[in-house]
Context: one part of a larger RNA
Molecule: small-subunit ribosomal RNA, central domain
Organism: uncultured bacterium
């Protein structure tokens, strides 16, 4: 390389935008470039294959044809691609009417707790554990209070295989600014798509800068215990850091371990939206969100099963035994930490 894969065996990039490229509705028309037909030229000989010849056979020579899958030029056909130019509307996009939603960023407001501060009350214990203890307290603790008061985080309950967002994620309320998808309706556009090497943009938590801010937790770190030891696992502390702004980082079991899109393939039974008949129940359609589940399926089982892992087709990305190794070097980005790209010998 072909060829066979990528839930779990080695493989989907974390997610999207969107450049070139592949790819791409329906109908009728024209070219004829791909294509297909045919005829000439040309593919040097020797090799080669076919049947024959000629050395006593053979190998070898000899003479025919074939091949040389090719290219050039002409004449042609005209279903498919492709190009031109025309038309629709089912793709997709506009419009209008609507409701739903933790969608996103700003600003504001108010609640329970936790802690502290201050004040009253009160008196000796309080914590904490398997049982202890370090710790905290007569310098008034813990408990309690109609109490007052600061400060940071934080979102019970509603809360649901429930909603929304590309993925990361997102839950108090209020106001401002704003993305998206959806439903019905079919007014207008008339293929305006689909997918994406490279690019750019977001990307949990850690961390990492510079300034804030620190209630509570809580790595590191003391200290009690526990043990044979206990650099743990249980208790008493605690500092970074969480928190908030602005700039980095760029990774995760970032998992549906399942790329994106688009048609086709029993069904049943929640649930959410919107709408349509009924207006009590209910019943249909669209788009979403779960279980079961037939199959002619599919699978190595496990299971998937209109939300495919079926059965097609487009693009893309990945994979090729185990360890060395996601290492080494080299180049890029980073302030760093690393990241990203990524071998070989050797060895079983």
């Nucleotide at each position: 390389u072909u060829g066979g894969g990528c839930g779990u065996a080695a493989a989907g990039a974390g997610u999207g935008c969107g450049u070139a490229g592949g790819c791409g509705g329906c109908a009728a028309a024209u070219u004829a470039a791909g294509u297909c037909a045919g005829a000439u030229g040309u593919g040097a000989a020797a090799a080669c294959u076919a049947a024959g010849g000629g050395c006593u056979c053979a190998a070898c020579c000899c003479a025919u044809a074939g091949a040389u899958u090719g290219c050039a030029u002409c004449u042609g056909a005209a279903a498919c691609u492709g190009a031109u130019a025309u038309g629709c509307u089912u793709g997709a996009g506009u419009c209008a009417a609507g409701g739903a939603g933790a969608g996103g960023a700003a600003a504001g407001u108010g609640g329970a707790a936790u802690u502290c501060c201050u004040a009253g009350u009160g008196u000796a214990g309080c914590g904490g554990u398997g049982g202890a203890a370090u710790g905290c307290g007569u310098a008034g603790a813990u408990a309690u209070u109609u109490a007052g008061g600061a400060g940071a985080a934080u979102a019970a309950c509603g809360c649901g295989u429930g909603g929304c967002g590309a993925a990361a994620g997102c839950g108090a309320c209020u106001u401002u600014c704003u993305g998206g998808a959806c439903u019905u309706g079919a007014a207008c556009u008339g293929u305006c798509g689909c997918u994406g090497a490279g690019g750019c943009a977001c990307g949990a938590a850690a961390g990492c800068g510079u300034g804030g801010g620190g209630a509570g937790c809580a790595a590191a770190c003391a200290g009690g215990a526990u043990u044979a030891g206990a650099u743990a696992c249980c208790c008493u502390g605690g500092u970074a850091g969480u928190c908030c702004a602005c700039g980095c980082c760029g990774u995760a079991a970032a998992c549906g371990a399942u790329g994106a899109g688009u048609g086709c393939u029993a069904g049943g039974u929640g649930u959410c939206u919107a709408u349509u008949c009924a207006u009590a129940a209910g019943a249909g359609u669209a788009g979403g969100u779960g279980c079961c589940g037939u199959a002619c399926g599919u699978u190595a089982a496990c299971a998937c099963a209109u939300u495919a892992a079926g059965c097609a087709c487009u693009c893309c990305g990945c994979c090729u035994g185990g360890g060395g190794a996601g290492u080494a070097c080299g180049u890029a980005c980073g302030c760093a930490a690393g990241u990203a790209u990524g071998a070989a010998a050797c060895u079983c």